The RNA shown here (SAM riboswitch aptamer (S box leader)) has 103 nucleotides and comes from Pedobacter sp.
RNA sequence: UACUUAUCCAGAAAGACUGAGGGAAAGGCCCUGUGAAGUCUUAGCAACCUGCAAAUGAAAAGGUGCUAACUCCUUCUGCUACAUAUUGGCAGAGAGAUAAGAU
Numbered sequence: 001u002a003c004u005u006a007u008c009c010a011g012a013a014a015g016a017c018u019g020a021g022g023g024a025a026a027g028g029c030c031c032u033g034u035g036a037a038g039u040c041u042u043a044g045c046a047a048c049c050u051g052c053a054a055a056u057g058a059a060a061a062g063g064u065g066c067u068a069a070c071u072c073c074u075u076c077u078g079c080u081a082c083a084u085a086u087u088g089g090c091a092g093a094g095a096g097a098u099a100a101g102a103u
């Protein structure tokens, strides 16, 4: 890098250094010198693995993860509503993220 399975409308930030970008891609719409991204420290959320009891509970020591906006929204397909449009709703797919596994 590619593969399998599960989840993705919940939740949770301060400080230091630094200094202009960031939100995966495209389009949109946002965040940002009242400080982006990044690094570090401390804290928190959650409960995938894990440990405990035993079959769905409780815990949070450890391994990950996460801490603007539903995965920020849309993208492709089907159905549907309508004012027939550069519109809305629903379902699914695809893509992405995370975990566990397998190679």
Base pairs, nucleotide, nucleotide: 003101004100005099006098007097008096013042014041015040016039017038021031022030023029025075026074027073028072043067044066045065048063049062052057053056071095076092077091078090079089080088081087

Taxonomically the source falls in Pedobacter (Bacteria, Bacteroidota, Sphingobacteriales, Sphingobacteriaceae). Its Rfam family is "SAM riboswitch aptamer (S box leader)". Gene Ontology term of the family: regulation of gene expression.